A computed fold for a 72-nucleotide RNA from a Gemmatimonadaceae bacterium, annotated as transfer RNA. The prediction has a mean pLDDT of 82. RNAcentral holds the sequence, with entries from ENA. Rfam family: tRNA. Its family is annotated with triplet codon-amino acid adaptor activity in the Gene Ontology.

RNA sequence: GGCGCGUUCGUCUAGCGGCUAGGACGGGACCCUUUCAAGGUCCAGAGACGGGUUCGAUUCCCGUACGCGCUA
Numbered sequence: 001g002g003c004g005c006g007u008u009c010g011u012c013u014a015g016c017g018g019c020u021a022g023g024a025c026g027g028g029a030c031c032c033u034u035u036c037a038a039g040g041u042c043c044a045g046a047g048a049c050g051g052g053u054u055c056g057a058u059u060c061c062c063g064u065a066c067g068c069g070c071u072a
Stems, first nucleotide, its partner, number of pairs: 001071007010025004018055001027043005048064005
């Protein structure tokens, strides 16, 4: 250089054209407890970036960036 795969809350991840983006851990508040731990309830928090297709894109297409692999 060429080809392929991947990029989603702080972390690990699910999803597939109809999103109010789900879960676990972690974080915060409250309850419980003499206190702590444990437990319970609730809350906040995300689709790498730019374009295109579409009524509608996290999902499909193109490009860019980054990572991984294969190959010369």